[in-house]
RNA sequence: UUCUUAUCUAGAGAGGUAUAGGGACUGGCCCGAUGACACCUCAGCAACCAGCCAUUUCGGCACGGUGCUAAUUCCAGCAAGUCGGUAACAAGACUUGGUAGAUGAGGA
Numbered sequence: 001u002u003c004u005u006a007u008c009u010a011g012a013g014a015g016g017u018a019u020a021g022g023g024a025c026u027g028g029c030c031c032g033a034u035g036a037c038a039c040c041u042c043a044g045c046a047a048c049c050a051g052c053c054a055u056u057u058c059g060g061c062a063c064g065g066u067g068c069u070a071a072u073u074c075c076a077g078c079a080a081g082u083c084g085g086u087a088a089c090a091a092g093a094c095u096u097g098g099u100a101g102a103u104g105a106g107g108a
Base pairs, nucleotide, nucleotide: 001108002107003106004105005104006103007102008101013042014041015040016039017038021031022030023029025077026076027075028074043069044068045067048065049064051061052060053059073100078097079096080095081094082093083092
């Protein structure tokens, strides 16, 4: 980098460094000199992998490997259906599926 697979409406922040953009992309909408984003330290959340305990297969623990700690993956993006509305379209709302993305595990 790519493939497979599971999950993505819950949860969890302080200090320091540094400085202007950041929230993947596009549109929207937000965050940001009352210092965001990033990095470091400590703390925490979670329980995918490993481990341990228990057990008729559900669960518990949290010392290890990851991950995460603004907003549902912040919302939408494509398609179908329903509603709605129009002269007919369209705009809009909802549902389902999908795409894209993130993270884990396994493979090439």
Molecule: SAM riboswitch aptamer (S box leader)
Organism: Filibacter tadaridae